[in-house]
Predicted 3D model of a 377-nucleotide part of an RNA (small-subunit ribosomal RNA, central domain) from a bacterium.
The sequence was found in a public genome assembly.
It matches the Rfam family "Bacterial small subunit ribosomal RNA".

Context: one part of a larger RNA
RNA sequence: UUGGGCGUAUAGAGAUGCGUAGGCGUCUUAGAAAGUCUUUUGUUAAAGACCCAGGCUUAACCUGGGGAGGGCAUUGGAAACUUCUAGGAUUGAGAUAUGGAGGGGUCGAUGGAAUUCUCGGUGGAGUGGUGAAAUACGUUGAUAUCGAGAGGAACACCAGUGGCGAAGGCGAUCGGCUGGCCAUUAUCUGACGCUGAGGCUCGAAAGCGUGGGGAGCAAAACGGAUUAGAUACCCGUGUAGUCCACGCUGUAAACUAUGGAUGCUAGGUGUUUGGCAUGACUGUUCAUACCCUUCGGGGUUUGGACGGAAGUGCUGAGUGCCGCAGCUAACGCGGUAAGCAUCCCGCCUGGGGACUACGGUCGCAAGACUAAAACUU
Numbered sequence: 001u002u003g004g005g006c007g008u009a010u011a012g013a014g015a016u017g018c019g020u021a022g023g024c025g026u027c028u029u030a031g032a033a034a035g036u037c038u039u040u041u042g043u044u045a046a047a048g049a050c051c052c053a054g055g056c057u058u059a060a061c062c063u064g065g066g067g068a069g070g071g072c073a074u075u076g077g078a079a080a081c082u083u084c085u086a087g088g089a090u091u092g093a094g095a096u097a098u099g100g101a102g103g104g105g106u107c108g109a110u111g112g113a114a115u116u117c118u119c120g121g122u123g124g125a126g127u128g129g130u131g132a133a134a135u136a137c138g139u140u141g142a143u144a145u146c147g148a149g150a151g152g153a154a155c156a157c158c159a160g161u162g163g164c165g166a167a168g169g170c171g172a173u174c175g176g177c178u179g180g181c182c183a184u185u186a187u188c189u190g191a192c193g194c195u196g197a198g199g200c201u202c203g204a205a206a207g208c209g210u211g212g213g214g215a216g217c218a219a220a221a222c223g224g225a226u227u228a229g230a231u232a233c234c235c236g237u238g239u240a241g242u243c244c245a246c247g248c249u250g251u252a253a254a255c256u257a258u259g260g261a262u263g264c265u266a267g268g269u270g271u272u273u274g275g276c277a278u279g280a281c282u283g284u285u286c287a288u289a290c291c292c293u294u295c296g297g298g299g300u301u302u303g304g305a306c307g308g309a310a311g312u313g314c315u316g317a318g319u320g321c322c323g324c325a326g327c328u329a330a331c332g333c334g335g336u337a338a339g340c341a342u343c344c345c346g347c348c349u350g351g352g353g354a355c356u357a358c359g360g361u362c363g364c365a366a367g368a369c370u371a372a373a374a375c376u377u
Stems, first nucleotide, its partner, number of pairs: 004348003007331002012345001014202002017200002022195003026089007034082002036078003041073004050066006092192001093189004097184004104178007111155001116150007126137002163170002207248006216242002221237004259344006267322012281308007289300004326333002350377003359370004
């Protein structure tokens, strides 16, 4: 390389958006004939291979004859498929309109609970902490409790295998700006599509740079315990950091350990959010008949109009569980596939050495990306 694979054995890039090149691409009409199929001719030395016949006693070996197939060029045809040209279509894709849900993003403002600190009042001996203690705090008045103030960070309940986002992720309230998604019916464009090597972009936490901020928590550090020791687990302190702005880093069990797109393939049961139909019950109002009446009105029956609405059925988009067929080494997956197929990309090839060395690129650094070999088994 061919092949076989990638949920858990090696293997899906952290992720999409913009997407370049490339690969692949709906239905239909006509034409062209590059690919494709067929034909003619030439060439592709001989030997060899294959078939037939012959010669050495046979075979190997040798001689003669024949045919097929392949490559290149060339001639004449075919037009189903791919391609190209011209035209048409609407189901893929997109746009408009009307509605809908949402912690999607970003900026600003506001709020209450709690911790801590400061000031003041009450009060007067402990508090705190643990398995038990001690370090620690406290008569210079702690802990507790009441009032006032400061400041930072996070937003209880609602809250849900619930929602949104491409992923990372997103949760107090209100407002501004803004991205995406879904449904419905109609109209419009008319293949405008899918994937995507490189490239650009986003990317938790920790970390780095500059400047702020610093309540709580807390690597490092210090002290107290425990212990044979205890550079730990437990306790008391506590600095970076955690927070903000701007810039960098570019990695995670970045996980559904499952790349993206399209189509097809039993059911059952939850849940979120739309659409259509039906709708127990119910609100308002009008009319109706009966009963009661303090004559103001009240109660009940029936019908109409306009609303709300649990539930039920069908249907779309998500999100869970179970499960047939099928798949799988098994576990399990099973319309959210790991089933049946097609297209495109990425990746793997025994274990260790090695998420390494060297070199290169990037980075302020830490390091990241790319990535061997000897040797060993």